The prediction has a mean pLDDT of 83. Predicted 3D model of a 545-nucleotide part of an RNA (small-subunit ribosomal RNA, 5' domain) from a metagenome. The RNAcentral record of the full RNA draws on SILVA.
Context: one part of a larger RNA
């Protein structure tokens, strides 16, 4: 000297960006944080309005409206992404190189086919019923893109043969057997066909669904190299090295299992043992290294502690199940409920880290044809000199060198153009006034074109044009309007090290990073003037180079 996710002291005027629980992975009140589709399917309130009618004047009862609304129920697609945290982990967990001829991959792109026929429940509801409550039980009715046959059926799987190219188990072809699919919905239309102002099991046209090739994207497994400490840890190890038969997976493999054989690792540190996420990067430094791994960005691993599945294209799943356990709450004591290492917040611990804040405008995610709904991602605002940067606290002129303070050898020096005066300026702050960019699009509706059709219909695609969409925010910027007016501190002065004199004290009182200082003239303590060195910050203090 530089750096910091800092924190202490004094101080403290603005704006832009940015970071802000580094300790207790400690425990949580209270709101949100994962939904959506009525264009998959069945059922459907009620508060309010408004009418009849009875009549006992304010009830009662039906009607129509609310409404095919709310709110629940089946089913589908989402909850494996998006947020947090670093506890564990010295591992193929990372980071780079590669491998898979050992694999799988919803949704989405393309391509080639198909969507035929039938069944049998069930939830929601309807009754009766147990329970304190969580949540149940029994009969009964009901739909579908929910489940189940049955038909077709190869480019597809599995096996047998034969073959080419390859030599590892692979890639291609013939061929023979055997498996082995589906789901409708929405909107228009009458050319044929059937009922006939129109309609539909018929035509269109969107989307869906099945199967199978290809891509994409994601992902799993393997492997060769690389990065901590301790030998005051030297010898581990029985599924442990291999090898056969069988299991298993989406996939190679002792992954598992029976036998069988005796083997593998290991000073080029096995094994134990401490310590830690890793990486792109950060911070120093000329460099080489050294330290470090907040923010952002990749990748892993966890989700109150431990285990284990399901479902599912993927999870052994943070706001899912199940079973233990600690703890916490509710119980009618029989028996339930929870799980902020999301985003605010509390209490704790601590030197220390923040609003129970706004919006889905916008960028991305879910789901929907769409409109639209969800998004504590995010985009914004609050707080915090915690950093970086800007920029203000005026500017010019002004010697009678002013009063005053200090020092004085009493002449004088010095603060000192510094103040006052005098003449400007208007940043920033205050107020008044106008005011945005981020908006693209989606959706109506209007024109035109192209495609598809029997169609001028309709639906898909485009072109133009209207109208509509801002949390932020009456914010940013832009004017204007008074006035120097509202804005400087701290730390240092004895060498190192840039800046000296006087007073007080008198090895006291105190100073200190080292070397030292202070015992009567202390430039080193305290204080006063002066100065030096930074500045809305300036200095200890911890840490790293």
């Nucleotide at each position: 000297g530089a750096a910091u996710g800092a924190a202490c002291g004094c101080u403290g005027g603005c704006g832009g960006c940015g970071u802000g629980c580094u300790u207790a992975a400690c425990a949580c009140a209270u709101g949100c944080a994962a939904g959506u589709c009525g264009a998959a399917c069945g059922a459907g309130a009620a508060a309010g309005a408004g009418g009849u009618u009875g009549c006992u004047u304010g009830c009662a009862a039906c009607c129509u409206u609310g409404a095919g609304u709310a709110g629940a129920g089946u089913g589908g697609c989402g909850c494996a992404c998006g947020g947090g945290u670093g506890a564990g982990u010295a591992a193929c967990a990372c980071g780079u190189a590669g491998a898979u001829a050992a694999u799988c991959u919803g949704c989405c792109u393309u391509c080639a086919a198909g969507c035929c026929u039938g069944g049998a429940a069930u939830a929601a509801c309807u009754a009766u019923u147990c329970g304190a409550a969580a949540g149940g039980a029994u009969a009964g009715c009901u739909a579908a893109u929910a489940c189940c046959g049955g038909a077709u059926g190869a480019a597809g799987u599995u096996g047998g043969u034969u073959u080419a190219c390859a030599c590892a188990a692979g890639u291609g072809a013939a061929u023979c057997a055997a498996u082995g699919a589906a789901a409708g919905a929405u909107u228009g239309c009458c050319u044929a066909u059937c009922c006939u102002u129109g309609g539909a099991a018929g035509c269109a046209a969107u989307u869906g669904c099945u199967u199978g090739g290809a891509g994409a994207u994601g992902a799993g497994u393997c492997u060769g190299c690389g990065g901590a400490c301790c030998a005051u840890u030297a010898g581990c190890u029985u599924g442990u090295u291999g090898g056969u038969g069988g299991g298993g997976u989406a996939a190679a493999a002792g992954c598992c299992u029976a036998c069988c054989a005796a083997g593998g690792c290991u000073a080029c540190g096995a094994u134990g043992g401490u310590u830690a996420g890793c990486u792109g990067g950060u911070c120093u430094g000329a460099g080489a290294g050294g330290a470090u791994g907040a923010u952002c960005a990749g990748u892993c691993a966890c989700a109150c502690u431990g285990g284990a599945a399901c479902u599912g294209g993927a999870a052994c799943a943070c706001g899912g199940u199940c079973c233990a356990g600690a703890c916490u709450c509710c119980u009618a004591c029989g028996g339930g409920a929870g799980g902020c290492a999301g985003c605010a917040g509390u209490g704790a611990g601590g030197a220390a880290u923040u609003u129970u804040g706004c919006g889905c405008a916008a960028u991305g995610g879910g789901g929907g044809c769409a409109a639209c709904c969800c998004u504590g991602a995010c985009g914004c605002a609050g707080c915090a000199a915690c950093g970086c940067c800007g920029c203000g606290u005026g500017a010019g002129u002004g010697a009678a060198g002013a009063a005053g303070g200090c020092c004085u050898u009493u002449g004088g020096g010095u603060c000192g153009u510094a103040a006052a005066g005098c003449u400007c300026u208007g940043u920033c702050a205050a107020c008044u006034g106008g005011g945005a960019a981020g908006a693209a699009g989606u959706u109506a509706g209007a024109u035109c074109a192209u495609a598809u059709u029997a169609a001028u219909a309709g639906u898909a695609u485009g072109u133009u044009c209207u109208a509509u969409u801002g949390a932020c925010g009456g914010u940013a910027c832009c004017a204007g309007u008074g006035g120097a007016g509202g804005a400087a501190g701290c730390g240092c002065c004895g060498g190192c090290u840039a800046a000296c004199u006087c007073c007080g004290u008198g090895c006291c009182a105190g100073c200190a990073g080292c070397c030292g200082c202070g015992g009567u003239a202390a430039c080193a303590c305290g204080g006063g003037g002066g100065g030096c060195g930074c500045a809305a910050g300036c200095g200890u203090u911890a840490u790293u180079c």